Predicted 3D model of an 82-nucleotide RNA (c-di-GMP-I-GGC riboswitch aptamer) from a Gammaproteobacteria bacterium. It was read from a public genome assembly, where an Rfam model found it.
[in-house]
RNA sequence: UCUGAAAAAGGCACACCUCCCGAGAGGGGGGCUCGCAAAGCCACCGGUCUACAUGUUCAGCCAGACAGCGGGGUUACCGAUA
Numbered sequence: 001u002c003u004g005a006a007a008a009a010g011g012c013a014c015a016c017c018u019c020c021c022g023a024g025a026g027g028g029g030g031g032c033u034c035g036c037a038a039a040g041c042c043a044c045c046g047g048u049c050u051a052c053a054u055g056u057u058c059a060g061c062c063a064g065a066c067a068g069c070g071g072g073g074u075u076a077c078c079g080a081u082a
Stems, first nucleotide, its partner, number of pairs: 001082001003079002011036002016031006034068001040074003044071003047066004054059002
């Protein structure tokens, strides 16, 4: 540097419950633990979702959300093999 078999230390936390924030998608704290080797970070590309308005009924603009949908960028723990 590549890589993720087994394991350990440490980490994260779907759904659900609960409190708060938001018009909503959703976000934050606590409980819990489905899972995760980047399930750390970044909306750059695609995608999905929400709200508003327009044409008119699935399209496009704009404003947002999702990094646990994929790609990309960037940083990083541990450890076989090479």

The prediction has a mean pLDDT of 79.